RNA sequence: CCGUGCUAGACGGGGAGUUAGCGGUGCCCUGUACCCGCAAUCCGCUACAGCGGGGUCGAACUCCCGCCCGAGGGUACGCCUUGUGGGGUCUGGCUCAGGUAAGUGACGUUGACGAUUGGGUCUUGCGCGACGGGAAGCCAUGAACCCCGUCAGGUCCGGAAGGAAGCAGCGGUAAGUGGUAUAUCCCGGGUGCCGCAAGGGUGCCUGGUCUGAGUUAACUGCCUGAUGUAUCGCCUGUAAGUCGUGUUCGAAGGCGGGUGCACGG
Numbered sequence: 001c002c003g004u005g006c007u008a009g010a011c012g013g014g015g016a017g018u019u020a021g022c023g024g025u026g027c028c029c030u031g032u033a034c035c036c037g038c039a040a041u042c043c044g045c046u047a048c049a050g051c052g053g054g055g056u057c058g059a060a061c062u063c064c065c066g067c068c069c070g071a072g073g074g075u076a077c078g079c080c081u082u083g084u085g086g087g088g089u090c091u092g093g094c095u096c097a098g099g100u101a102a103g104u105g106a107c108g109u110u111g112a113c114g115a116u117u118g119g120g121u122c123u124u125g126c127g128c129g130a131c132g133g134g135a136a137g138c139c140a141u142g143a144a145c146c147c148c149g150u151c152a153g154g155u156c157c158g159g160a161a162g163g164a165a166g167c168a169g170c171g172g173u174a175a176g177u178g179g180u181a182u183a184u185c186c187c188g189g190g191u192g193c194c195g196c197a198a199g200g201g202u203g204c205c206u207g208g209u210c211u212g213a214g215u216u217a218a219c220u221g222c223c224u225g226a227u228g229u230a231u232c233g234c235c236u237g238u239a240a241g242u243c244g245u246g247u248u249c250g251a252a253g254g255c256g257g258g259u260g261c262a263c264g265g
Stems, first nucleotide, its partner, number of pairs: 001265006009057003012030004020046005034054005063258006072249007080241008090233001094228001095226006102220003105216003114210008122199006128192002131188005136182001137180005147172004155164003
């Protein structure tokens, strides 16, 4: 140096969680690196840390150590995004009130705003009228008898002449009933394009005089305040995700080093 056969050892590893701790089943990452049984109301062990049974490789590309790199996981903090709970002092939005007058609109030299003056609307009183009601007047009607006049017939008195009472009818009238242009009278009132006087004067309408260009605040805008609301912003708690920093564990990979025995050639 080569060949053969063994042994140590290897036949995945890691993270979180669980656990007094270790490992496993389960979850996740990396990756392809035996099989069977047990095992999350867990299974098996004791810092030498899965238990039981079997198999393959085997001194090196596969084992051990160190360094580098670093998938990925945990954790603390921070920015951002999203969901959700709370707050209503701030902000926004809605509503209301006050103010302003930048814009729009409306009015305005057929005279804005302002000043001044008169009247009406309002209250009371008086007067006049209409309306309503009643009365009177006029017309008509209207009494079997108990109203009037005239009284046919008939009745009574009388010898006669002549008288008397008096029904019906006719005429008129009382009480009553109906109608009526009203020139009349009385009463009434939320009566009246009425009249006179006194009073009042907030608001509205209207007329005159002076002055000479703005007035209004309906809408939009702006400012201030108030009310509640919590959906915008804001504050706060919580959950998830991306990113960043620190820390922690850390696979695969790379580099370097180290490491048996026996036999034969």

The prediction has a mean pLDDT of 76. The RNA shown here (Bacterial large signal recognition particle RNA) has 265 nucleotides and comes from a Bacillota bacterium. The organism belongs to Bacillota, within Bacteria. Its Rfam family is "Bacterial large signal recognition particle RNA". Rfam classes the family as a non-coding RNA gene.